[in-house]
Context: one part of a larger RNA
C1' cells in the first nucleotide's frame, strides 16, 4: 500500500458496497413451485339465478333441491418443477482456459411444406365395501378428456433391388347472413369464417453431449506403471464416436520432457501489490464445473441419473396402539454447537426477470426494497466574527514573570446536518378500456395489427429534493512526545512497579515507568493484532 479482518478506546449524521473465512456440523417454526375451467368427468367452499316448502314484518328470511352462472376443494390430462437459488465437499482431470474438431439431440420460439379422415376399449374421481393407531392400502360398479390403443393415409426412414417392409395426429374458445338436420320451439348441430392448438417433414435459432491440440501447484526422502490394459477383426450398445461393453486375435501402451504413488487445491475473467518482470490471490460481481445427510440405481421427460422427486443400503432424529411408519435448511429469515468473528423467524410483487395462462390473473425468501453493524469508501458537521482587563484557574518559575491564550467570558451574525410542520416530482407505461384506421372475411361479426386518447396501479415512504420554524443550541475522541519519528518539563518511583517494534530504559536530580501540565499526528475515527505484496 492492501484487508470479507478480529481486539481496545471512543462514536454526530448521510451516499454507496460489504456481512459465518471456522463445522459439506445438526437443525424447532414459517415461507421458498405452481399453475391452467379456453383439455376433462364434475360441485367441496363461496355468491348470483331459478324451483320448492316454511316463516312472516308482505318481500324479506330461513331450509332443501337443480352446475344454470360467476367461479373452484379433490381428481384425470397439459405445461413447468433439468430455471431461478444455495455451497466448495470432491475434483490435479477434458475439470477449468484457449484454439479447433466431427460422428450427434434439442421442449418452447422462428421459416416454410403437407395433414388435422374414421374407430375403440379403459381408468381416476365419485358411490359401495373391507383393511390399519397412523401413513396409507385393497376389492367391487360406474363415467370423462386435448389421457390410453388400433385402423386409413405419407413424406422423411430402414431394409432390399423396383416390388416389398415399416411409419402419425385432438381438439378447444369466438362470431355468423343465408341454407340444411333436428326440437321440449328456448335451442342444439351440420355449414361458414376467426383464433389457438395437434401430427409429420424442412431449415433456423437456442441449449446440450463428445473429440483433440496446447496451458494449469508441491513432493524422487514416490521409479518403474498398466491385463479392458494397447491395437485390430466383428457384434452390441448409445441421440453419437469410442473398449464404452462383449467374443477372438496379436502383445502392447505409458515414464526422468517425471509415468505411478503421496499431500494440497474447485478453475477463470479479475483482485491486492509492484517502475515493470514478478509475487500472492480467487470474498463479493460474472463465466464453466462438481455436489445437496452418506453411498449406490434407475424412472419419467427434449433435458436429470433430479437440492425442497422416486427406489435400495447406511448413520441420525422423531410418531407409534410395537405391526410399522415419518424426515433431510450446502434456498429465505432463524435456533443450537463451533468460534476472534459474520445480520432481521422484515415488507412487496410496485419495478426487472421467470414459470403458467387467450387473457384477467395467480405464484416467485429470484429481485426490488427496508431493519442491524464506523466492516470498507465517500461526503458533511460538531459553528463563524469580532473579543487583552492578556480575567480566573492549572502547570512551570532564576519569584521578575513565562505558558495554557483569541482560547474562555462578552458583543455580533449564521442554521448545514440531526429536530419540528408543510409541500412534493420521477422509479409508470405497459397489459387493460375506448375511439379512429388496415387486414382477414360473405360479413359492418369477430379476431389481429397500427395510431391516438381516457382511466387504473408504488412494497420502499413519515423517501429524494423543496420550503418554513426555533436556538449555538443535540454532536470528539484515540494514539504519541530518547534515537529511528513530528513532539519536554515537573512530581512520584528508586533494576521496584513497569515500558519495548529495534537499539534499549528503570539500582535517589528518569525528556524512555505512573501521573501532570505543555507539545506533535490523525480525526468520527484512532491505536493494536493477524493477512499479502
Nucleotide at each position: 500500500a492492501u484487508u470479507g479482518a478480529a481486539c481496545g478506546c471512543u462514536g454526530g449524521c448521510g451516499g454507496u458496497a460489504g456481512g459465518c473465512u471456522u463445522a459439506a456440523c445438526a437443525c424447532a417454526u414459517g415461507c421458498a413451485a405452481g399453475u391452467c375451467g379456453a383439455a376433462c368427468g364434475g360441485u367441496a367452499a363461496c355468491a348470483g339465478g331459478c324451483a320448492a316448502a316454511a316463516g312472516c314484518u308482505u318481500g324479506c328470511u330461513u331450509u332443501u333441491g337443480c352446475g344454470c352462472u360467476g367461479a373452484c376443494g379433490a381428481g384425470u390430462g397439459g405445461c413447468g418443477g433439468a430455471c431461478g437459488g444455495g455451497u466448495g465437499a470432491g475434483u490435479a482431470a477434458c475439470a477449468c482456459g484457449u484454439a479447433g474438431g466431427a460422428a450427434u439431440c434439442u421442449g418452447c420460439c422462428u421459416u416454410a411444406u403437407g395433414g388435422u379422415g374414421g374407430g375403440g376399449g379403459a381408468u381416476a374421481a365419485c358411490c359401495c365395501g373391507a383393511g390399519g393407531a397412523a401413513a396409507c392400502u385393497c376389492g367391487g360398479a360406474c363415467u370423462a378428456a386435448u389421457a390410453c390403443c388400433g385402423c386409413a393415409u405419407a413424406a422423411g426412414c430402414c431394409c432390399c433391388a423396383a416390388g416389398g417392409g415399416g411409419g402419425a395426429a385432438a381438439g378447444c374458445g369466438g362470431g355468423g347472413g343465408a341454407c340444411c338436420u333436428u326440437u321440449u320451439c328456448g335451442g342444439a348441430g351440420g355449414c361458414c369464417u376467426c383464433g389457438u392448438g395437434c401430427c409429420a417433414u424442412u431449415a433456423g435459432a437456442u441449449g446440450a453431449g463428445c473429440c483433440u491440440g496446447c496451458g494449469u501447484c508441491g513432493g524422487a526422502u514416490u521409479a518403474g506403471c498398466u491385463u479392458g490394459u494397447u491395437g485390430g477383426u466383428g457384434a452390441g450398445g448409445u441421440a453419437a464416436u469410442g473398449g464404452c461393453u462383449c467374443a477372438c486375435c496379436a502383445a502392447g501402451g505409458c515414464g526422468a520432457c517425471g509415468a505411478u504413488c503421496c499431500g494440497u487445491a474447485g478453475c477463470u475473467g479479475g483482485u491486492c501489490u509492484g517502475a515493470g518482470a514478478g509475487g500472492a490471490u480467487g470474498a463479493c460481481c460474472a463465466g464453466c464445473c462438481a455436489c445437496a445427510c452418506u453411498g449406490g440405481g434407475a424412472c419419467u421427460g427434449a433435458g436429470a441419473c433430479a437440492c425442497g422427486g422416486c427406489c435400495c443400503a447406511g448413520a441420525c432424529u422423531c410418531c407409534u396402539a410395537c405391526g410399522g411408519g415419518a424426515g433431510g435448511c450446502a434456498g429465505c429469515a432463524g435456533u443450537g454447537g463451533g468460534g476472534a468473528a459474520u445480520c432481521u423467524u422484515g415488507g412487496a410483487c410496485a419495478a426487472u426477470g421467470g414459470g403458467c395462462g387467450c387473457a384477467a390473473g395467480c405464484c416467485u425468501g429470484a429481485u426490488c426494497c427496508a431493519g442491524c453493524c464506523a466492516u470498507a469508501c465517500c461526503g458533511c458537521g460538531u459553528g463563524g466574527g469580532u473579543g487583552a482587563a492578556g480575567a480566573a484557574g492549572g502547570c512551570c518559575u532564576u519569584c521578575g514573570g513565562g505558558u495554557u491564550g483569541u482560547a474562555a467570558a462578552g458583543c455580533c451574525c449564521u442554521u448545514u446536518c440531526a429536530g419540528u410542520u408543510g409541500a412534493g416530482a420521477g422509479g409508470a407505461a405497459a397489459u387493460c378500456c375506448c375511439u379512429g384506421u388496415g387486414g382477414u372475411u360473405a360479413a359492418u361479426a369477430u379476431c389481429c395489427g397500427c395510431a391516438g386518447g381516457g382511466g387504473a396501479u408504488g412494497a420502499c415512504g413519515u423517501g429524494a429534493c423543496c420550503a418554513a420554524c426555533a436556538g449555538a443550541a443535540g454532536a470528539a475522541g484515540c494514539c504519541c512526545c530518547g534515537g529511528c519519528u513530528a513532539a519536554c518539563u515537573c512530581c512520584g518511583u528508586g533494576c521496584c512497579a513497569g515500558c519495548a517494534g529495534c537499539c534499549g530504559c528503570g539500582g535517589u536530580a528518569a525528556u524512555a515507568c505512573g501521573g501532570a501540565g505543555g507539545g506533535g499526528g490523525c480525526u468520527a475515527g484512532c491505536g493494536u493484532u493477524g493477512u499479502u505484496c
Small-subunit ribosomal RNA, 5' domain from an uncultured Alphaproteobacteria bacterium, 533 nucleotides, folded computationally.